Background
This is a predicted structure of an 86-nucleotide RNA (c-di-GMP-I riboswitch aptamer) from a Chloroflexota bacterium. Lineage of the source: Bacteria > Bacillati > Chloroflexota. Of the family's consensus pairs, 95% are formed in the model.
[in-house]
RNA sequence: ACUGAAAAAGGGUAAACCUGCCGAAAGGCGGCGGCGCAGAGCUACGGGUCUAAAGUCGCAUGAGCCAGGACAACCGAGUUACCGAG
Repeated sequence: ACUGAAAAAGGGUAAACCUGCCGAAAGGCGGCGGCGCAGAGCUACGGGUCUAAAGUCGCAUGAGCCAGGACAACCGAGUUACCGAG
């Protein structure tokens, strides 16, 4: 200098519940909280999942369909990243 499974160290993040705001909703942002996470960092590119306002269908009663809305802590992919004995 390069490689580097593991252990450890320093840390990081933050589920559900509750709560304020935004939203038709899914959900998002903030506060509390800590189930967990070695990518539970980022990106909606591919698959998948959720919602269905408007639209469409319909008997005016109603429910079906539908993403251009959402989910990165569903999976893949891209990108980026701390430590590291022998």